[in-house]
RNA sequence: GAUAGAGGUUGCAGGAUUUAUGAGUAGACCGGUGGAUGUUGCAGGAACAGAGGAAGCCGGAGGAAAGGAAAUUUUGCCGAAAGAUAGAUUGUCUGUGGAUUUAUCUUGGGCAUGCGGUGAAGAACCGUAUGACUGUCAUCUUGUUCAGAAGAAGGAGCUUUCGCUUUUUCGUAUAGAGAUGGUGCGCUAUC
Numbered sequence: 001g002a003u004a005g006a007g008g009u010u011g012c013a014g015g016a017u018u019u020a021u022g023a024g025u026a027g028a029c030c031g032g033u034g035g036a037u038g039u040u041g042c043a044g045g046a047a048c049a050g051a052g053g054a055a056g057c058c059g060g061a062g063g064a065a066a067g068g069a070a071a072u073u074u075u076g077c078c079g080a081a082a083g084a085u086a087g088a089u090u091g092u093c094u095g096u097g098g099a100u101u102u103a104u105c106u107u108g109g110g111c112a113u114g115c116g117g118u119g120a121a122g123a124a125c126c127g128u129a130u131g132a133c134u135g136u137c138a139u140c141u142u143g144u145u146c147a148g149a150a151g152a153a154g155g156a157g158c159u160u161u162c163g164c165u166u167u168u169u170c171g172u173a174u175a176g177a178g179a180u181g182g183u184g185c186g187c188u189a190u191c
C1' cells in the first nucleotide's frame, strides 16, 4: 500500500407500507362583534386584499396536509454518519434563513440526566457538560487444563577451534480477570 473483517439484536444512513400524533388545528364558507389594517419564512422594497368592512374575538357547519415519530420490510455501508466555519449553486427584487455541494476542523459507539437550539409537542433530532456501560490499543498485576515459538541445562554426532545438527528436561510471551491511560487517517487477519 491492497484485500477481507469486528464493535451492536437500539451500530449508521436511505427507501417503501401501515399506524398514531399533528387536530377537531389551519385554509376556505355562514352569522355576530369589531372598526383599519392584513398576507407573501424574517427584514427592507414591491405586489395583492380591505369601509362593497382588515386584523382580532365568539358561534355554526364542515374539515386537511407536511416535517418529525413507532412498527414491519428492504437497500447501502463501519467516518458508516453527524455537527461547526467558509465558499459556490439554487430560490430570490436585495440581504438572511432554507435546500444541494466543495474545502477545513471536531466527534470511537450507544444510553441516562441537566442546560441551550429546532419543533405543535412531555416525541424526536442537534450541540454541550456529567455519569456509568461498551469496543479497541498500550503498560502493569494476577494467571487457567493442555500445549508452548524465545531462552536455559544435559546427552549423542560432526568440527583443530569458533560453532552446527539432533534429542531429553525445564520453561517465558500467548486465555481470562483487574487497574491506569489513550481513542477511528484507529483495530484485527492475509498478501
Stems, first nucleotide, its partner, number of pairs: 001191005008078001011077009029060005037049004041096004081107010108134002111131008135183008147174001151170008
Notes:
This is a predicted structure of a 191-nucleotide RNA (Lysine riboswitch aptamer) from a mouse gut metagenome. Its Rfam family is "Lysine riboswitch aptamer". About the family: Riboswitches are metabolite binding domains within certain messenger RNAs that serve as precision sensors for their corresponding targets. The sequence is in RNAcentral, with records from MGnify.